[in-house]
Context: one part of a larger RNA
This record gives sequence, structure tokens and C1' cells, in this order.
RNA sequence: UUGGGCGUAAAGCGCGCGCAGGCGGCUGAUUAAGUCAGGUGUGAAAGGCUGCGGCUCAACCGCAGAGCGGCACCUGAAACUGGUCAGCUUGAGUGCAGGAGAGGGGAGCGGAAUUCCCGGUGUAGCGGUGGAAUGCGUAGAGAUCGGGAGGAACACCAGUGGCGAAGGCGGCUCUCUGGCCUGUAACUGACGCUGAGGCGCGAAAGCGUGGGGAGCAAACAGGAUUAGAUACCCUGGUAGUCCACGCCGUAAACGAUGAGUGCUAGGUGUUGGGGGGCUACGCCCCUCAGUGCCGAAGGUAACCCAUUAAGCACUCCGCCUGGGGAGUACGGCCGCAAGGCUGAAACUC
Repeated sequence: UUGGGCGUAAAGCGCGCGCAGGCGGCUGAUUAAGUCAGGUGUGAAAGGCUGCGGCUCAACCGCAGAGCGGCACCUGAAACUGGUCAGCUUGAGUGCAGGAGAGGGGAGCGGAAUUCCCGGUGUAGCGGUGGAAUGCGUAGAGAUCGGGAGGAACACCAGUGGCGAAGGCGGCUCUCUGGCCUGUAACUGACGCUGAGGCGCGAAAGCGUGGGGAGCAAACAGGAUUAGAUACCCUGGUAGUCCACGCCGUAAACGAUGAGUGCUAGGUGUUGGGGGGCUACGCCCCUCAGUGCCGAAGGUAACCCAUUAAGCACUCCGCCUGGGGAGUACGGCCGCAAGGCUGAAACUC
């Protein structure tokens, strides 16, 4: 390489948009590139294979045959693929009528709580732990009441609830804005799927400049514990956590499960729509989209998966190929840096 694979054994890119490429619905006509049939030429000889023969056998050699995986041309076929033309509506999209939502950006507002400051009351403790101590407090702490400042986060509602491609999103109001679902079937008429490169988005931490800083808290300091304690516990505490703008581009970025389409028993809960029935109670039936659980067939090494597939199929992309060395070295690209992406070998088991 082929083959076989990728939930947990090695293996699904963190996620999207999308150029090229690959793949592509139904009907008719046409073409004949692919495809198929027949024919012609070529496919040298030697070698190899089969058969027969010659050296006493064999090696070796001779003869005959098949074959030569193909290529070119001619004639023909037209189901399938491709091309061209015409049409269709079920795929896809649009319109119209409704609907739900922590989807995203901006601005404003609110209350609870912590901390700090000021004032009142008030007096000896507070705090903390397994127990303590460091720490705070008679210069009046802690407790309690009133006033003020500031930052961050939004209790209850809250839900195997909702929304988003993923990361993720949760107080309230206004504003700008993306997507989705249902019904209808008016419009377009295959306009689709995937997607190497590319471009964009991307938790936390981290970086740059400026701001902000209540609480929390790497580092750090002290107190304990201990044989030691560069920890776990305690008292403090700086970056950071927050905002603006710009970088970084990683993760157990997980459903450890790529995307799309169709098909394949059911039962039960829940979210958002639509239709029908009724005794019109809000229950029953049907249906679409989502989200859970249990399970048939089937699958699986097992665990388990099972219309939200890991079942049955097709299309396209990514990836794996024993462990260590190593996600290292070298080179390249990117980055301010930290580092990221790409990614070996010797050697060794």
C1' cells in the first nucleotide's frame, strides 16, 4: 500500500461558513465521452505457464499452444453514468399566517448580600479550629440601629426545562439583530449534500495598553500540624478575577460518538406548535419539531446502543496502523511573550 477500523482497545478536526473537488430527485428527447458487443491491427524474440520432444535423468535445450494484465482504429447497442435540450415538484429555497426561547450586541434601571467609611447605643471580648495560635479589640472591637461609598454577582422562579454551530447563555426594561418551529401550498424549479486548502468563531488561564478593584484569591508572609510539611487547616494577602480595545487559539473544547439523506416494533415522561373528538372538566385521539427514560429486531469483545443507533444502506470529509523515545528534536509557518500548528529518527521493549 491493500485490507480492516475510529463511544470505552490506536483513531471524529473544538465549531461553523465556504472556493476547488467528489457525489446528486422525477419524466421525455437527443448525443455516444464512460460502458458493452463484434471486427481489424498491434501487444518482437527470449523468459514465465501448459503439453510434447532432445541430451541415459535433471539442470539445460527444442517445438507447439494458451496467454500477453493492454493500446489504437472501424462498425454497432443505448439500460446505466456523463453531455445537451425540454418539462415536473416530492429535495432545497421564498412568500403569507401564527409561535416559543438565559441566542447575540448596546444603553439604562433594581433589590438582597459582603466589605469599607461616618454617626448613635453599648462593653470586653471578637474571630478561628479537631484543639489552638497568628490576627482584630479599652486609641472602644465584635453585636445592634441609621446614613453613605464602591465593586461584583443576580436567591426564589429553576425543571434529565429552554436557546445556540460549538465555546457558551440566567435580575428587570428599552433598542438593534441571528437562527428555529408549526400551518398554508401562492412563488422559484434540483437552485442540493459534503468540503482538501482558505476564512471566521472559539471556556479558562495567560499577554499588551488604559481603567477598575467589593468579595474571592495563584505567588508571598505569618500561625498551626508533622519526623519534616516548600501541603492539606487557620489569619492575612499581590497578580488575577471585572470593563474597553488588541493578542493568544488551547481543553476530559465529551455524547470521549464528523456531516447529510432514506429505511427499520413498541411503551412512558417532558418542552413548543398544529388538527380532531368530548360529558366542553380540561381530558382523550392524531400529528410535526425538540429533549429524557425503558425496551423488539438487529448490532456489539463485552459494557451497552437501539427512530436523538453504536441497526440497515448510500455520499463526502477527517483520522488510526504495537509500547517507550515524543507531541520531543530539527525545519517551516504563526505569536509581543508564554507558546501553538505541522511533526520525525537513532535507540529500546